[in-house]
RNA sequence: GCACCCGUAGUUUAAUGGAUAGAACAUGAGAUUCCGGUUCUCAAGAUAGGGGUUCGACUCCCUUCGGGUGCG
Repeated sequence: GCACCCGUAGUUUAAUGGAUAGAACAUGAGAUUCCGGUUCUCAAGAUAGGGGUUCGACUCCCUUCGGGUGCG
C1' cells in the first nucleotide's frame, strides 16, 4: 500500500428496516441484618464521528477514526 472482519451502558452482549434500543454482571439508593455478606426492590448509564438512501436506520450505502486478520 491492497483486501476482508469488527466497533451498542464501566464489562459481556440482544435487537427481521418499524413500540420508549432489551438483558446479565458491575455501580448507587432503599429493604433485610447487631454489622458485613447473601437475598429482594428501585435508579442512573450505550448504538465510534460525519454525510446519504428511506415514511422510518444499530441495521443499507459512502467517507473518516480506532482495533484485528491476511497479502505485498
Molecule: transfer RNA
Organism: Bacteroidota bacterium